Notes
Predicted 3D model of RNase P RNA and transfer RNA as a complex of 474 nucleotides. Rfam match: Bacterial RNase P class A. It is annotated as a ribozyme. From the family's description: Ribonuclease P (RNase P) is a ubiquitous endoribonuclease, found in archaea, bacteria and eukarya as well as chloroplasts and mitochondria. Rfam links the family to the GO terms dimeric ribonuclease P complex, ribonuclease P activity and tRNA processing.

């Protein structure tokens, strides 16, 4: 200097004027009352994704907790992190790249079932179409025909029952041998996935589980329009469906209390313990489109130290950082910064056309996108700029 | 704001669960029929299966991401 890889940061800056939401102070009016209104001041006011709503959790209600079995859904190499996760970190194995590095739903196909279209002789207990070889027949010799051997070669296909080489054979074949692959056994290293070498086996077991399935582990539903309270209004209504109001005793005669039995209790069934038991579902019609809580202090941010390869954890200090509800976070002006365009000037290169760089003036003009109960992730969108580490090439010293 | 569903020819829909040829009706085009048109008869054309990846020999179909559209959900009694 060119090309590239990985990780991180940023997402225009400053000032003035006007305006909006929330918080809080002062003043004035008002009210039983910080009850309400107005004026004015202080503080504060979008994001890395606030998005998609794809996962995990907090929280909320659903009449409940535990155990077992079944069903349904999800996850799937190993170890660690975390409140938890399908997330993150570090390894292992496989694949790609010269390399930095990147990608992988990566358990089981020797439990079973199923599928493998077309082509091809044969597609899963393998299989002779061509070819090769042997025998018979035939012949001068062949071809053709008949019987058998053969998976080395051709052809089909995504895939043809280990691969390469040598030997062997009538031709061939793990038929034999060497190396590689595969399977099994114990050994060594490692927490483990796994790796390494040794011995044995002549090869049995094609692929698909993002097909059913098997194994291991995990999982109740519902989403702040959850839920609770205050106030207002209406015809406190009607249709359909389901179901209870069972028995005995006491009685202060109030469906009040006790017991027995039945029914119900968050996927289904059973069991244990405990609880609940008179309304519930749906449709039509009617009314209100008010307020408060939930609501923002939280697995919170920042800095330092310690432990750890890292994700992360622990300790100390410090900070408070939007809470709207048709929904605030905006508009204008000035200067500057990055980017793009134009006139002019200067320098360098070049025969020239022209190119590159710098300066003055001027114009355009700021990516994706906007909180709505809150967190941790993932995914997707994103103009431009900056930093760090690393890789490959060229040139110079 | 939350939840659910759909996307296949110009239009309305099958096919997706269980992967291998994309089909039906209307519409469109050509020919016949008719004096002409309609109806009818015969034949034909037209599809990135919303989109981008992955699994597989092979994807409309299975899995994941994205896009567009549609539907439902306030409270009281």
């Nucleotide at each position: 200097u060119c090309a590239g890889u990985u990780g991180g940061c940023u997402g225009g800056a400053u000032g003035g004027c006007c305006g909006c939401g929330c918080u809080u102070g002062g003043c004035g009016c008002u009210u039983c009352g910080u009850u309400g209104c107005g004026c004015u001041g202080u503080g504060u006011g979008a994001g890395g994704a606030a998005a998609g709503u794809c996962c995990g959790g907090g929280c909320u209600c659903c009449a409940u907790g535990g155990a077992u079995a079944c069903a349904c859904g999800g996850u799937g190499c190993c170890g660690g992190g975390u409140a938890a996760c399908u997330c993150c970190c570090g390894g292992c194995g496989g694949g790609g790249g010269c390399g930095a590095c990147c990608c992988c739903a990566g358990g089981g196909a020797a439990a079973g079932u199923g599928c493998c279209g077309c082509a091809g002789a044969a597609a899963g207990u393998a299989a002779a179409c061509c070819g090769c070889c042997c025998g018979g027949c035939g012949u001068c010799a062949a071809a053709a025909c008949c019987g058998g051997g053969u998976a080395a070669g051709g052809g089909u296909g995504a895939a043809a029952g280990g691969g390469u080489g040598c030997g062997g054979u009538a031709a061939g074949a793990g038929c034999g041998c060497a190396c590689c692959g595969c399977g099994g056994a114990g050994c060594u290293g490692g927490u483990a996935a796994c790796a390494g070498a040794u011995c044995c086996g002549g090869c049995a077991u094609g692929g698909c589980a993002a097909a059913c399935c098997c194994c291991a582990c995990c999982g109740g539903g519902u989403g702040c329009a959850a839920a609770a309270c205050c106030g207002a209004a209406u015809a406190g209504g009607g249709g359909c469906g389901g179901u209870g109001c069972g028995g005995a005793g006491c009685u202060u005669c109030g469906u009040g209390c006790u017991c027995c039995u039945g029914g119900c209790c968050a996927g289904u069934a059973u069991c244990c313990a405990g609880g609940c038991u008179a309304c519930c579902g749906u449709c039509c019609g009617g009314g209100u489109u008010g307020g408060u809580u939930g609501c923002u202090u939280g697995a919170g941010g920042u800095g330092c130290a310690u432990g750890g390869c890292a994700a992360c954890a622990u300790g100390c200090a410090u900070c408070c950082c939007a809470g709207a509800u048709g929904a605030a976070u905006g508009g204008c002006c000035a200067u500057c910064c990055a980017a793009c365009g134009g006139c002019g000037c200067a320098a360098a290169g070049g025969c020239a056309a022209c190119u590159u760089u710098g300066c003055u003036c001027u114009g355009u003009g700021g990516a994706c996108a906007g909180a709505a109960c809150c967190c941790g992730g993932c995914u997707u969108a994103c103009a431009g700029g900056c930093c760090a580490a690393c890789u490959g090439g060229a040139c110079g010293a | 704001c939350g939840g659910g569903g759909u996307g296949u020819a110009g239009c309305g829909c099958a096919g997706u669960c269980u992967g291998g040829u994309a089909g039906c009706g209307c519409a469109c085009c050509u020919g016949c029929c008719u004096u002409g048109g309609g109806c009818g008869c015969a034949g034909g054309g037209g599809g990135u299966c919303g989109u981008g990846a992955g699994u597989u020999c092979g994807a409309a179909u299975c899995u994941c991401g994205c896009c567009a559209c549609c539907c439902c959900g306030a409270c009281c009694a």

The prediction has a mean pLDDT of 78.